[in-house]
Context: one part of a larger RNA
Parts: sequence; C1' cells; structure tokens
RNA sequence: GAUUGAACGCUGGCGGCAGGCCUAACACAUGCAAGUCGAGCGGUAACAGAAAGUAGCUUGCUACUUUGCUGACGAGCGGCGGACGGGUGAGUAAUGCUUGGGAAUAUGCCUUUUGGUGGGGGACAACAGUUGGAAACGACUGCUAAUACCGCAUAAUGUCUACGGACCAAAGUGGGGGACCUUAGGGCCUCACGCCAAAAGAUUAGCCCAAGUGGGAUUAGCUAGUUGGUAAGGUAAUGGCUUACCAAGGCGACGAUCCCUAGCUGGUUUGAGAGGAUGAUCAGCCACACUGGGACUGAGACACGGCCCAGACUCCUACGGGAGGCAGCAGUGGGGAAUAUUGCACAAUGGGCGCAAGCCUGAUGCAGCCAUGCCGCGUGUGUGAAGAAGGCCUUCGGGUUGUAAAGCACUUUCAGUAAGGAGGAAAGGGUAGUCUUUAAUAGAGGCUAUCUGUGACGUUACUUACAGAAGAAGCACCGGCUAACUCCGUGCCAGCAGCCGCGGUAUACGGAGGGUGCGAGCGUUAAUC
Repeated sequence: GAUUGAACGCUGGCGGCAGGCCUAACACAUGCAAGUCGAGCGGUAACAGAAAGUAGCUUGCUACUUUGCUGACGAGCGGCGGACGGGUGAGUAAUGCUUGGGAAUAUGCCUUUUGGUGGGGGACAACAGUUGGAAACGACUGCUAAUACCGCAUAAUGUCUACGGACCAAAGUGGGGGACCUUAGGGCCUCACGCCAAAAGAUUAGCCCAAGUGGGAUUAGCUAGUUGGUAAGGUAAUGGCUUACCAAGGCGACGAUCCCUAGCUGGUUUGAGAGGAUGAUCAGCCACACUGGGACUGAGACACGGCCCAGACUCCUACGGGAGGCAGCAGUGGGGAAUAUUGCACAAUGGGCGCAAGCCUGAUGCAGCCAUGCCGCGUGUGUGAAGAAGGCCUUCGGGUUGUAAAGCACUUUCAGUAAGGAGGAAAGGGUAGUCUUUAAUAGAGGCUAUCUGUGACGUUACUUACAGAAGAAGCACCGGCUAACUCCGUGCCAGCAGCCGCGGUAUACGGAGGGUGCGAGCGUUAAUC
C1' cells in the first nucleotide's frame, strides 16, 4: 500500500447493488417449511344447491326430516411425490475432492419403436356392533369397493437351457356418439389419460484405476480376511464383499503405521510474476441430521420435518405408560467483540401432484433492520473589501481567520407535499374460423382472429407541478518516518507512543487558534499478502 462475512470509538443526509452467528454440530416456547389426485375406490363427517315430504302460513318464503341426486369433500383404501428443493461443516488426510481414463452395472418420470391389454377369485380398511386404556393407542365380531392383492390363459426380439425344451405380464378411468344389441347399468365405436412385456436413447446413480491434494521421525516398523489362488454365497454390478480350503504373502525412509490438524474444488485475496494466504456469499462434489446402531419400503434412502432398538436430555401422566428432536424460515435463552423480521406473496421463475381448472411450496420473488462493504449524488451557485465584528497571535506597527461571513443576484438535484404513471403478464377462460382425428357438423387437440383476464413488491421506476437556501459534516492528524505551527496550562508529574522516542519550562502531554489529510465517513484494533 492492498484486502476483510469484521469489531470498537466519534459522527451520520439520500439512493442503487451486494452481504449479514466466523463463537456453543449448545438447548429450544410458538407458528409455518410436503403435499396432491374424486378423471383409481367404497363412500358422505362438514359446506352449498336440487328434489321429495311435514309444519307454519305473509302462496312463495321460513323451519325440520329424508335422498350422494349435484357442486364439492373430513376421515379411510389406493397412486405418485415425501431420496428433490432448503440447512450445516461435526466427522473425514482418503471409502473424500480435482484432473484424466476404464468395464463388470442399474435407471421412476421423459423420448422413439414393436407387440399386448383375455377370463376369474378371495380378502382388508372405512363403516356397524361389543370392548380395553388417563392418554397415546388398541382388541374382537360382522359387511364392502378398487388402477389394492392373488391364481388361470396367452408368450417373444425376454429369462434359463443338458439345445430336446421349460418359464415369466397387464387395469382400468373419463369425454362424446350414428346405426345395431340390451338385463336399460351398458355392450359396441371413437378420442384422451393410463396399464403390461421388450428394444434403443437421454438423464441420473453405483463401481474400478492413475496422478495430484496438510503438519509431525522427539511416531520405524505395520498387517491375520491380513496378500494371492480355487470353489461357493451375496450384490444391479467387479471384488476377501462374505464363507470354506490351499499357499505365505502384502505395505514401508519415494515415509508404511501412529499422533495432531482439516470438508475438497471452481474460486477469493495479495503480488510485476513466481509464489504466499484463504475456501464467507455464488456454483460443483462429499459428509451429517439429538448421540450410537439397524434394517424396511422403494427406480432411487440405510431416509433432516419416516420406522425399530439403545442412550442422554426435555415434556405429559390417573405412575400402569406415553410424547419429542429448528445444522429448514422466522423467533427465544445461552455463549460472544460481534451478525437481522415470530413480515408479504405464490404476481414471476422453478418444483410436487393433477387431463385440466387448480392446490401446495419460509424454494423463490419481494419488503423490513444494520454506513457491514462497493458505487453514485447532495449538504448550494455567482458576486461581495469597510479586508466588518468576534476569536487567535503580536516586535503593538500590525498579521491571521478571510471572499470566509453579512449584503446583493440566482438555482432547486436529493429529501418534503401533490398529481400522473410504464415494465416485470407469458399464461388461463369465452366466442368465431380453419386443419387433424373420427361414421360424425359430438368430443378432443393444433393454428389464426377477437373479447376477457391474473402484480406480493407498490404510495414501484419514471415524469410533472409547488415552496424555500430552505432539512443535510464530520473524523483523524500536525517532532522525524509523513502533508501540516503557534500560544496557554503542566513541570520526569499528569500523560503520549507504530518505531526512534517525548515530558526535569514541551511545534511530541492537555486546551485553544491556525493548518494538513480524507470525507458520510474518519480513526483504532485484529487478520492476510
């Protein structure tokens, strides 16, 4: 000199863009953060409507009852999603990361292609009844549906094979409808969304190898599934991954083993570079989710807001037993030099579910707080010598503050008040035309036109008008390094100090005047180069 996720002191007008628990991976009150689908299913607890009945009558309203009939929908069965998104850096010096290779793999949703989607069965929730418990939550009996579950059929380009053969699947739902059939439900046709098998792609994930990736030798030997082989098991897959048997290997001064420290990278910072230091925000990978262990489900987890066991802690209890996990967003206590709101909205972008409308989304978009940083703007402009007054200094002549002020003439950025007012909006919905599909002028989809229509931010940005210099300057320093000097007080005291050093009559301490530097900041401290 540059830099910082900074803190502290003094001071503080506005805006834009960023950033904001570095400490206790300490403990957490409260609310929210993952749901959705009725176009899978049986249904109807709530709300709204309709129909029927009864009563009152003001003769078309009110009240009650019934009916899932309709819009919808609590709980339940079922599907998809809760493996993403969000957080943290405890652990990990290599099962990690970075770069470059590799072969023995899986892959829901998505895309392309081929073929299929036939015919049956038995349950379990919900519900009803009985019953246990303080609660959490159960138990028994009975009824019932399905895109839930299970056989049968069919079976290749799939799997196995001794090459003869053997084996493996599925589910329907909704919209519309001219003939024909009908038990009046529908069949049947068609369209859309699904379902099953197979092949390929894409994406994602798992695995292997090499090199690189801290410190310590005051750590020199380490190793028994250890190293290799055979066989078997296991896995999606290779492999001591596991087991049996056999052999006795394997690693190590090119630092094994042990100990300490640490998430890694793109990057960031400094530097001319080489290099050093670092890994906040943003992005990629990894690991973790109260602590330790375990599996289940699933395409995917050994799963932050799932399950089981053990432990510590907290809470409830009728003492028998139960409940919980903010390293999600806010917020609280604690720790600390120190780090924000228990905000608004799904309008946009993205995600989950859904045919869709839509619902959910503390992701995200915004707002709030903080000079924490960077950047921009302002605090007025011109004129004005009687060089006013006052202050300070003085050799008492004067000098300086100083064109500075006052005065005169102007301007109005920003802030203030008022009015107008984009863009972020694409979508979605209605109507008409046309094309495709089709038996069809239904229906559905595409395109075009037109109408309608969605904004948290938001009193938005921006523009215009109004008034008046009006509302807006401090901080550090002045002995040398280092730009800037005098007076007064103090008298090796009080104090200063980055180094040299200053103070026993001070341009070095304290005050004042003046000056220098930076400026909504300025200094100090800490840290890195």
The prediction has a mean pLDDT of 86. This is a predicted structure of a 529-nucleotide part of an RNA (small-subunit ribosomal RNA, 5' domain) from Pseudoalteromonas sp. BSw20033. The full RNA is in RNAcentral, with records from ENA, Greengenes and SILVA.